A computed fold for a 347-nucleotide part of an RNA from an uncultured Synergistales bacterium, annotated as small-subunit ribosomal RNA, central domain.
The coordinates come from a structure-prediction model, not an experiment, and the mean pLDDT is 87.
The RNAcentral record of the full RNA draws on ENA and SILVA.

Context: one part of a larger RNA
């Protein structure tokens, strides 16, 4: 290069945004770059192809014709492409509606929990399989009233809802984004996909200042055990938590890249719509979000209008195991380390 792949065997890039770049709706005119045709030239020999012919055949020679390239030149207008001009379905816009834990900020609340104060109130609390360290007569566990502090918000809560992923749950207020349904008034292909980049990006981690009630890596102590650097208990620092900044991983998953158009049904469930009816309600159709399942697909399992089913179009990864996501270099980072990424050897 081509060729078959990426749910679970190797394999979709943690998500977005987007420049180059590739694809890019409908009608008509026009142009002839690509595209198709005739004709002329050029196209060493060999070599391909194919007639024919010589070595008893073949291979292998000989010898005729022919293709493909590249130029010119005349032609053709479906397809592609440029150019003009039109549409309105795609894409946007406006307008009325709606739902929503979508993002930030501010401000507020009640319940547990912990610790202090003070009153009751006396030997015992706690904890396991059992216990034992631990706390208690300096008065604890219980228990009432006050008080301070912090961090997460039972019930509602729900295969609901929002978000591009990550994620996002008390209340109110303030700013601020996306999305659905309707109208069809308006723009007239203005769209898809995206190497580099650019942003975002759970949890630990890290830097500086804060906060530290509960839990609770490390670490002490107590048990089990042959041992026990665990499991279980008593305790505790980093750390969780706030503000600024820094890494950029993840079972970052639906282990399934976006994005359009097509393909029988059937039952939940969230939010608009419209019809019919007095209404309860049913039907229609949108949009999301689950289950079963036709065809159809796959090795199976399964998936099936939310496709893994039939196509397009662009990205992005794979190419036996192990060595190895390792060494080297490079780029980035304050470290930690991320990212690119081999080979030698070996089965």
């Nucleotide at each position: 290069c081509u060729g078959g792949g990426c749910g679970u065997a190797a394999a979709g890039g943690g998500c977005a945004c987007g420049c180059a770049g590739g694809c890019u709706g409908u009608g008509c005119c026009g142009c002839a770059a690509g595209u198709c045709g005739g004709c002329u030239g050029u196209a060493a020999a060999a070599g391909g192809a194919u007639g024919c012919g010589g070595c008893u055949u073949a291979a292998c020679c000989g010898u005729g014709u022919c293709a493909a390239g590249c130029a010119g030149u005349c032609g053709a207008a479906a397809c592609u492409g440029c150019g003009g001009u039109a549409c309105u379905g795609g894409a946007g816009u406006a307008c009325c509606g709606a739902a929503u834990a979508g993002g930030c900020a501010a401000g507020c609340g009640g319940a547990a929990u912990u610790c202090c104060c003070a009153g009751u109130g006396u030997a015992g609390c706690g904890g396991u399989g059992a216990a034992a360290u631990g706390c208690g007569u300096a008065g604890a566990u219980a228990u009432u009233g006050g008080g301070a502090a912090g961090a997460a918000c039972a019930c509602c809560g729900g295969u609901g809802g929002c978000g591009a992923a990550g994620g996002c749950g008390g209340c109110u207020u303030g700013c601020u984004g996306g999305u659905c349904g309707g109208u069809a008034a308006c723009u007239g292909a203005c769209g898809c996909u995206c190497a580099u980049g650019u942003g975002c990006g759970a949890a630990a981690g890290c830097c500086a200042g804060g906060g530290g009630a509960g839990c609770a890596a490390a670490c002490g102590g107590g048990a089990u055990u042959a041992g026990a650097u665990a499991c279980c208990c008593c305790g505790g620092u980093a750390g969780u938590c706030c503000u600024g900044g820094c890494g950029g991983u993840a079972a970052a998953c639906g282990a399934u890249g976006a994005a359009u158009g097509c393909u029988g049904g059937g039952u939940g469930u969230g939010c608009g719509a419209g019809u019919a009816g007095a209404g309860a309600u049913a039907c229609u159709g949108g949009u999301g979000u689950g289950c079963c399942g036709u065809a159809g697909u796959u090795a199976a399992c399964g998936c099936g209008c939310u496709a893994a089913g039939c196509a397009u179009u662009c990205c992005g990864c794979c190419u036996g195991g192990g060595g190895a996501g390792u060494a080297c270099g490079g780029u980035c980072g304050c470290a930690a380390g991320a990212u690119u990424g081999a080979a030698a050897c070996u089965c």